[in-house]
Predicted 3D model of an 86-nucleotide RNA (c-di-GMP-I riboswitch aptamer) from a Bacillota bacterium. The source organism's lineage runs through Bacteria, Bacillati and Bacillota. It was read from a public genome assembly, where an Rfam model found it.
RNA sequence: UAGACAUCAGGGUAAACCCGCUGAGAGGUGGGGGCACAAAGCUAUGGGUCUUACUUGCUAAGCAACAAGAUCGCCAGGCUACAGAA
Numbered sequence: 001u002a003g004a005c006a007u008c009a010g011g012g013u014a015a016a017c018c019c020g021c022u023g024a025g026a027g028g029u030g031g032g033g034g035c036a037c038a039a040a041g042c043u044a045u046g047g048g049u050c051u052u053a054c055u056u057g058c059u060a061a062g063c064a065a066c067a068a069g070a071u072c073g074c075c076a077g078g079c080u081a082c083a084g085a086a
Stems, first nucleotide, its partner, number of pairs: 005084001012037002017032006035073001041079003045076003048071003055065004
């Protein structure tokens, strides 16, 4: 220096649930909370999952299909990163 990977210290994130705001919805966001997480940091590139406003089809009510919407705390890929032994 590079790879791999325990433990300690300091710190970090924040599931369910409750309240406010926001969105058609999935969801997002602020506060409380803490299940967990060593990349639970960033990234929708591939797959998965969720939603269905718009659009399309059906005479109507309504129903169905559809992502360009959402999710990185579903999996994989890409980028970056704190401390430190055998």